RNA sequence: GGGCCCGUAGCUCAGUGGGAGAGCGGAAGUCUUAUAAACUUCUGGUCGCAGGUUCGAUUCCUGCCGGGCCUACCA
Numbered sequence: 001g002g003g004c005c006c007g008u009a010g011c012u013c014a015g016u017g018g019g020a021g022a023g024c025g026g027a028a029g030u031c032u033u034a035u036a037a038a039c040u041u042c043u044g045g046u047c048g049c050a051g052g053u054u055c056g057a058u059u060c061c062u063g064c065c066g067g068g069c070c071u072a073c074c075a
Base pairs, nucleotide, nucleotide: 001071002070003069004068005067006066007065010024011023012022013021018055025043026042027041028040029039030038048064049063050062051061052060
């Protein structure tokens, strides 16, 4: 250089055109003499960036950025 995969909440990830979510975490409460556990509620996002397609994009297409893996001149 070329090819492939990934980027979504503080962390690990799901979600493959129309409601942005789960677990863990954090806060408050119930319970307890108290703590833990359990339960309830709350909390939290420019969906990497820009552009395009579409009535509508986390999702499809293009470029770029970041991370990882493979490859060594060849189709």